[in-house]
RNA sequence: GCGGGAGUAGUUCAAUGGUAGAACGGUAGCCUUCCAAGCUACACACGACGGUUCGAUUCCGUUCUCCCGCU
Numbered sequence: 001g002c003g004g005g006a007g008u009a010g011u012u013c014a015a016u017g018g019u020a021g022a023a024c025g026g027u028a029g030c031c032u033u034c035c036a037a038g039c040u041a042c043a044c045a046c047g048a049c050g051g052u053u054c055g056a057u058u059c060c061g062u063u064c065u066c067c068c069g070c071u
Stems, first nucleotide, its partner, number of pairs: 001070007010024004018054001026042005047063005
């Protein structure tokens, strides 16, 4: 230099154009003599910019970070 892959919540992962979910974790409450466990509620995210579209995490372009391969 070229090609490919990945980037979504604090962490690990879903979601192939129509309200972004789960588990664990966090906070509060209930329960319990207390703790743990359990139950309920709450907060928290689509790497960045632009384009297409009525509508984009999803499609397209550029770019950033990481990984793999080729030279």

This is a predicted structure of a 71-nucleotide RNA (transfer RNA) from a Candidatus Omnitrophota bacterium. NCBI's taxonomy places the organism under Bacteria, Pseudomonadati, Candidatus Omnitrophota. The sequence was found in a public genome assembly. Its Rfam family is "tRNA". Rfam describes the family as follows. Transfer RNA (tRNA) molecules are approximately 80 nucleotides in length.